[in-house]
RNA sequence: GCCUUAUCAAGAGUGGUGGAGGGAACGGCCCUGUGAAGCCCGGCAACCUGCAAGAGCGCAAGGUGCCAAAUCCGGCGAGAAAAUCGGCAGAUGAGGA
Numbered sequence: 001g002c003c004u005u006a007u008c009a010a011g012a013g014u015g016g017u018g019g020a021g022g023g024a025a026c027g028g029c030c031c032u033g034u035g036a037a038g039c040c041c042g043g044c045a046a047c048c049u050g051c052a053a054g055a056g057c058g059c060a061a062g063g064u065g066c067c068a069a070a071u072c073c074g075g076c077g078a079g080a081a082a083a084u085c086g087g088c089a090g091a092u093g094a095g096g097a
Stems, first nucleotide, its partner, number of pairs: 002096007013041001015040003021031003026074003042067003047063002049060003071089001076086003
């Protein structure tokens, strides 16, 4: 990289360092020297995991993940349109060939 499957409207910094980018791509629209990315620390969540429980849904936080805006919005289809729903693409976990 490929396949399957679940989730994607909640949550998370007045820190240190760094010094110009960032929000996947494209089109928008945004964030950013009142300090971007990255790194460290901190935090959130609970997919796997451990413990407990055994019709219960809890506790912990070891492995991941995440910490502007709904996956920031859009594209394709349904819909007169808006809304909304679905799809594509993508992200993350778990499993697999």
A computed fold for a 97-nucleotide RNA, annotated as SAM riboswitch aptamer (S box leader). Its Rfam family is "SAM riboswitch aptamer (S box leader)". About the family: The SAM riboswitch is found upstream of a number of genes which code for proteins involved in methionine or cysteine biosynthesis in Gram-positive bacteria. Gene Ontology term of the family: regulation of gene expression.